Record summary: This is a predicted complex of two RNAs, RNase P RNA and transfer RNA, with 449 nucleotides together. Rfam match: Bacterial RNase P class A. Its family is annotated with ribonuclease P activity, dimeric ribonuclease P complex and tRNA processing in the Gene Ontology. The prediction has a mean pLDDT of 76.
RNA sequence: AGGGCAAAUCGUUCUAUCGCUCUUUAAGCAAUUAAAGGGAGGAAAGUCCGGGCAACACAGAGCAUCCUGCUUCCUAACGGGAAGAGCCCGCUCCGGCGGGUAUAGAAAGUGCCACAGAAAAUAAACCGUCUCGCCUCCGGGCGCGAUAAGGGUGAAAACGUGAGGUAAGAGCUCACGGCUUUUCCGGGUGACCGGGAUCGCGGUAAACCUCAGGAGUUGAAAAACCAAAUACACCGGUGUCCGAGGGCUGCUCGCCCGAGCCGGAGGGUAGGUUGAUAGAGGUCGUAAGCGAUUACGAUCCCAGAUAAAUGAUAGAAGUCGGAAGGGAUUUAUUCCUGAUGAUAACAGAACCCGGCUUACGGAUUUGCAUUUUUU
RNA sequence: GGUUCAGUAGCUCAGUUGGAUAGAGCAACGGUUUUCUAAACCGUGGGUCACAGGUUCGAAUCCUGUCUGGACUA
Repeated sequence: AGGGCAAAUCGUUCUAUCGCUCUUUAAGCAAUUAAAGGGAGGAAAGUCCGGGCAACACAGAGCAUCCUGCUUCCUAACGGGAAGAGCCCGCUCCGGCGGGUAUAGAAAGUGCCACAGAAAAUAAACCGUCUCGCCUCCGGGCGCGAUAAGGGUGAAAACGUGAGGUAAGAGCUCACGGCUUUUCCGGGUGACCGGGAUCGCGGUAAACCUCAGGAGUUGAAAAACCAAAUACACCGGUGUCCGAGGGCUGCUCGCCCGAGCCGGAGGGUAGGUUGAUAGAGGUCGUAAGCGAUUACGAUCCCAGAUAAAUGAUAGAAGUCGGAAGGGAUUUAUUCCUGAUGAUAACAGAACCCGGCUUACGGAUUUGCAUUUUUU
Repeated sequence: GGUUCAGUAGCUCAGUUGGAUAGAGCAACGGUUUUCUAAACCGUGGGUCACAGGUUCGAAUCCUGUCUGGACUA
């Protein structure tokens, strides 16, 4: 210097004309008109988590269901974030550095481990090894047993190496080492780390399960109000204390209310207001903290549509690409001018916030690895 | 807006208590038969199990995230 990956920030500006929507003011009986001002995003998206808010419930018990799962902290809350611990992978100058991590329990119990292999979890005897008995052509063969050290199979063969021991062997015993249960000492808020003793040694809980913690249900089409309309009629079924039906989350019990409830055909209405935009708000500064974040002070008001507004055209600036020309030198680099072209990508608020995930042309910064050149 | 289901060959579907080679029918292609075609018979090819990551010895199947499509609900 080039291209690549990841993260963060930005993700065009001004003027004129013509429109759309909202607010305020003025005019108007009204329709509407005029003036001034506001008018999409970093993800407004997916709707994946959490909360606000609202309605119902708010005697109680049991069972079931779902979610989360190392520690400490942040936060309104979270499955989010910050800082760490353990484990795994890569690089290494062996000091560390970078990346990933759904990481409680397999020593509560149950299940599963295909094919191959003798045997796949209460172990197991195919080859091999060994004792004993029998036979023998003296090479060995057969039989009853013992044996998991060796061979072979497999993803995995009952912890690994060495020694002792034994007929041959085996954690059978011992030493060292790995993982692990219980416990003691020291350090740390803690996960955990270091050391000692002791018990044990397949994997799988993103199989059932156990343990710990948590979850009432529904969802702005919630809900409140105004206006309009009406059929408290008709038909069938069922019930009125021998209790229909309803409420209390999914079920059961239990508790409460209780005279209506279910179906059919048919008639009427189907508009508006609030919720709903001043908030866990934004910007700047100071302080605390490793950090997420918090506290204080100043300042600002910044979309509110309802079939759904936020746009179009022209010019200029900025940015990017760039025909061509000129200068400098180390001759393939750099600097300057620049006709002309583009102004993009992902994408459009729908009650509101905090996160996560996904999409994204281009520019800038930082980090990582890589290629080439020069010293 | 909310809830829920699905994605496997060109099309329609099996396969879902994990097990190695993912099947069936139709379609396509080749052959036999026929004067030729259809039908019939025989055979062949065709798959990133929507995508990405993970758990596991092993994933279409289990888990997480994403994408696409459908259904229900006022």